The part of an RNA shown here (small-subunit ribosomal RNA, 5' domain) has 469 nucleotides and comes from a metagenome.
Rfam family: Bacterial small subunit ribosomal RNA. Gene Ontology terms of the family: structural constituent of ribosome and ribosome. The literature on the family includes a 2002 paper in BMC Bioinformatics by Cannone et al., "The comparative RNA web (CRW) site: an online database of comparative sequence and structure information for ribosomal, intron, and other RNAs".
The full RNA is in RNAcentral, with records from SILVA.

Context: one part of a larger RNA
Formats: sequence, C1' cells, structure tokens
RNA sequence: GAAAUGGACGGAAGCCUCAGAACGGUUAGCGGGCGAGGAGCUAGUGAGUGGCGGACGGGUGAGUAACACGUGGGUAAUCUGCCUCGAGGUGGGGAACAACUACUGGAAACGGUAGCUAAUUCCGCAUGUGAUCUACGGAUGAAAGGGCUUCGGCCCGCCUUGAGAUGAGCCCGCGGCCGAUUAGCUAGUUGGUGUGGUAAAAGCGCACCAAGGCGACGAUCGGUAGCUGGUCUGAGAGGACGAUCAGCCACACUGGGAUUGAGAACGGCCCAGACUUCUACGGAAGGCAGCAGUAAGGAAUAUUGCACAAUGGGGGAAACCCUGAUGCAGCAACGCCGCGUGGGUGAAGAAGGCUUUCGAGUUGUAAAACCCUUUCCCAGGGGAAGAGAGAAGGACGGUACCCUGGGAAAAAGUCUCGGCUAACUACGUGCCAGCAGCCGCGGUAAUACGUAGGAGGCGAGCGUUAUCC
Repeated sequence: GAAAUGGACGGAAGCCUCAGAACGGUUAGCGGGCGAGGAGCUAGUGAGUGGCGGACGGGUGAGUAACACGUGGGUAAUCUGCCUCGAGGUGGGGAACAACUACUGGAAACGGUAGCUAAUUCCGCAUGUGAUCUACGGAUGAAAGGGCUUCGGCCCGCCUUGAGAUGAGCCCGCGGCCGAUUAGCUAGUUGGUGUGGUAAAAGCGCACCAAGGCGACGAUCGGUAGCUGGUCUGAGAGGACGAUCAGCCACACUGGGAUUGAGAACGGCCCAGACUUCUACGGAAGGCAGCAGUAAGGAAUAUUGCACAAUGGGGGAAACCCUGAUGCAGCAACGCCGCGUGGGUGAAGAAGGCUUUCGAGUUGUAAAACCCUUUCCCAGGGGAAGAGAGAAGGACGGUACCCUGGGAAAAAGUCUCGGCUAACUACGUGCCAGCAGCCGCGGUAAUACGUAGGAGGCGAGCGUUAUCC
C1' cells in the first nucleotide's frame, strides 16, 4: 500500500561460478544532441572613406540713384562641372588618413596619444596626338579603375586636347525720381611708367613721376526708391503704381573674412557684436526674409493637411531614393464669373397697415387658393479622363459627371428719396435732438432731423472710409 509469490532498500547464512560481470580508472574511434568561434557568398542595417549634388529650386525687398536695371553693342581682355561632336591616351611604382583597436581628457559639446588598413583618396616615374611657356636652342606638365561576359568583347568611367551648346564675369553708348532754401567737389583723386594681382581689361593694389579730373547740359550733398516686362486709369496724349506671373539685381540675426569648388555660400566654416538657450561655471549651442505653426505689433491677412500620381530638379548603370519645388485639399463673399431663393392662373381688388377732402385711395396679382416644375437640396445606385500607341501604378476622390426617388421645398438684404440725383406723404421734434460729399437743412405746418407707410437704386451683396486715374 486495495493487494501480491510484486518492486526497492538493509541484513544474516547457504549455494553456484573463477569466466570475468557490475562499479571505478585510463586511452582512442564512431554516432547523436547542445553550444561557441572562424571563412566564403547573398540580402539588409549602421558608422566612416570616396564621388556628385548642397552655387539649382524656395523666401524677402533692408540696402542701392548705381553700368543696379532696360535697351543696343564690345570682349583679339575672359572662364564654363554635367551635356554633344572630333583627336589621342589609360604603362609602371609608392604613400597617407578616417573607420577600427588600445589607452586617455571633458558635465556636455567635442576631443587627445599610439598602432593598423582599402579605394575611382593622395604623390612621384614613363609617354606626349595635342596643350602651355619660349631667348625658337629648348623646357614644363596627365590618367582610375569598376561591372557583366558565351572570354570574342560590351557597358559605366578616367586623362590630355579642339570645337559646340549652355551659363557667367568685365567694359561701353543711350534711357528712366525730387530738392539750388545743396555750387562748388576730388588726393589713389586724374593720367603716365614699372611691378604685383585676377579666369580676365583696369589705380584693382603698390612704388615713382606729372597735375590733373568732375561741375548750371546741375557735379557734390540731402531726401526718396529695388529695376523691368507690365498693372490701373484714360478716346488718346498722359498720370499713378511695380501684388500675383516672368526676367535681372540685392539680402539671409548685424558687420567682416577666407576655405572648398567649374561656379559661393538662407538651412557651410572662422572672427567680432547684439539677443536667446544649456552648464558640473571650466565652457558650449542657435539664427523661419523655406512650408506649416506660435507670440507680439496691427483696422487687418489662412492649415503645425495629403501626395510624390502628374510636371520639373538632384543622385544612381538601373531598380529606386530625396524633393513643404510642384500637384492637390482646407480656411476667408477678398476679387471676377455663373446660378438659385420658384413658374402659371388668381378681384371677394380679402384681412391688416398707411393716408384721407371720410367718398375713397394705396400696399396690390401682391397674399391666400388652385395647377405645375426640380436649377437646387437630400437619399440611393453607377462612376471617370488626367497614366506616355505596352502590364502595373491617381494624392486629388468615390471628386466631377450620369441615373433613380422625394420635396416649393433650406435660401434677401442693404443704401437712398431738398438740388446735384432715380424716388413723397403722415406723425414726433422745435436752431433742441440731430443730418451733411458740396450747396446747406432744424427757431411749431421740416418731402433735408427721428419713426412709420409708400417709392427709387443695386442685389449675395449693399453702404461707409482710405487711396489711384
């Protein structure tokens, strides 16, 4: 324990066996499992090296009266990456620095020291079609490889050079604001020689020499201002303006500087300054005049949206990646354009309002009522083009549009009515309250103030203010 003649454990004795079991140790092999590391290849991710692009695109108008812009020229005084066409070459060596490893400083930002390494990184040698310099003898100076392969080559590159294209630099004639209550200005100033400098001419810089240069045809000074194509207005001539779109220029917190690069700096670097933020107090970080968004200022001006589908740009052999450029959506009657808020019939000329000479007139076919339509709205169904003579691929968007059903349905204001100027009465008020663009109204009969009825104008707008012609 349900139980066993079972299992396990401890013990005693006996029996069998002398072969070696079990256990332990040692040594090597084989198989399986787990697991760590290494190498190659493939795919991905991250950092770094290298290449190209961040000089385009986007924003703004502060400065600038100037060769800044416009226009027409010059450059035999120049440069130009990528791209196109042509010529020639691409041979042989070497090296460094990141990443990485070790140690280490600092709160952080960010470093330091030592060591290793690749490349289309860097440096020599060779060669020299052509190139540069030349005293015409000569001298100087290049390159980089990678991918695929059927091993034949092919593709992408690299170097030198000619031409082109594109882009840019520089120079010149002419043109475009105000002030004379700004009349004199100028010393690298004007020119020359030399030298330097630049891609390039030049006082661009420097040395020396000369004494010039500009100006009433407005220099200088002061004020204002980005310029243009154009826009508004006007019959035009002209005047005013320079939003959007397009070209050029300038700027990127303020001022200065260089580096890299074909080309220079909005979201690169360095210095100074103002401001803001972090700090371990030693030091660090930042720059929306990109797209949204916040605050402030102001009378006032929008979404922290979607997509790279299209167009375009950059990179890449491509696939593809990036692109607040761009394409779209959202907000605002801000502008322009279009549409609707119904159509027809309808006299008892209803009621009500207002006026009245009390008879009536007017609101007025207006309303009601009857008949009709559905632009539109709502619901349901379908549903694009934009996407390239080809598959796929659409942010907008289930949008535009089409069909069906329902409903006159949800949809009118504002200014004016004395003359200019279209449109009149009543009451209230009484030089008061008020109106007003000008003339001017109002002091007891106000078509001019306020209200009402009516009328005129325009209409999803109307009126005022500001401003231009």